[in-house]
Context: one part of a larger RNA
Molecule: small-subunit ribosomal RNA, central domain
Organism: Bdellocephala annandalei
RNA sequence: CUGGGCGUAAAGGGUACGUAGGCCGUUUAGUAAGUUAGGUGUGAAAGCCCAAAGCUCAACUUUGGAACUGCAUCUAAAACUGCUAGACUAGAGUGAGAUAAGGGACAAUGGAACUCCUAGUGUAGAGGUGAAAUUCGUAGAUAUUAGGAAGAACAUCGGAGGCGAAGGCGAUUGUCUGGGUCUUAACUGACGCUGAGGUACGAAAGCGUGGGGAGCAAACAGGAUUAGAUACCCUGGUAGUCCACGCCGUAAACGAUGAGUGCUAAAUAUCGGGAUUAUUCUUGGUGUUGAAGCUAACGCGUUAAGCACUCCGCCUGAGGACUACGGUCGCAAGAUUAAAACUC
Repeated sequence: CUGGGCGUAAAGGGUACGUAGGCCGUUUAGUAAGUUAGGUGUGAAAGCCCAAAGCUCAACUUUGGAACUGCAUCUAAAACUGCUAGACUAGAGUGAGAUAAGGGACAAUGGAACUCCUAGUGUAGAGGUGAAAUUCGUAGAUAUUAGGAAGAACAUCGGAGGCGAAGGCGAUUGUCUGGGUCUUAACUGACGCUGAGGUACGAAAGCGUGGGGAGCAAACAGGAUUAGAUACCCUGGUAGUCCACGCCGUAAACGAUGAGUGCUAAAUAUCGGGAUUAUUCUUGGUGUUGAAGCUAACGCGUUAAGCACUCCGCCUGAGGACUACGGUCGCAAGAUUAAAACUC
């Protein structure tokens, strides 16, 4: 390069926006760059191929032909692609009217529980386990009542339910703010899809500075268990978990399934909108079962892994190796890009 692939065998980028590029709706006219046909010129000779001829044959040599699939130019065609000019509304967007939601940011407020402090009642245990002990307690614990403080998380509702591009989002109220869906068909008139680089977002852990610290809890200490026990169990307990700002940029970041568009039986459940009315229809999601079809099978099946098209990413035996070296980024931890020798 050609080919075959990417749910589970190697392989979908964590997600989105978007630059270049690639691809792109209906229709009219023009153009003739691509495209198609023909002509002309050129495409050295030798060689290769074909047919003859000459050395006694052959190799070899000679003659003729074909070929040189290319390039330039001229003429013609106008379906398709491109370009130019115009028109359209089915894609896309805007408007008008509705509507659902843990979408995001900030602020204020609330109750239950845990812990701690103060005071009262009260007395010898409490706690913990398979059983114990470390531990707490006569300096009055555990239990119980009242008051107070502080931090974190928001039971029930709660759902196979909702929202968000993904990560993710759950007490209540307010302010600011993003997106979706439906109805209508007023407006724009292809304004679209994808997207190498790039930019933004991106759980948890970790890092920096300053706060905060109730509970939980790496590390650590002790008690047990055990042959040992650097563990599982128990008693403690520091980072951390929380907040603000700034880094990090990774996950089984999973539907292990890239994005978009069109087409291809249904049934059933549920969330939101519309119509109709009292049971149906329609539209957008979320699930289950399944026609055709696909698949190595499992399974997928209008939310495709079916049938097609466009664009991007990625794979190419196992180990070495999510490594080394170098580059880029980072405060660091490290991230990213990414080999080879060698072995089978």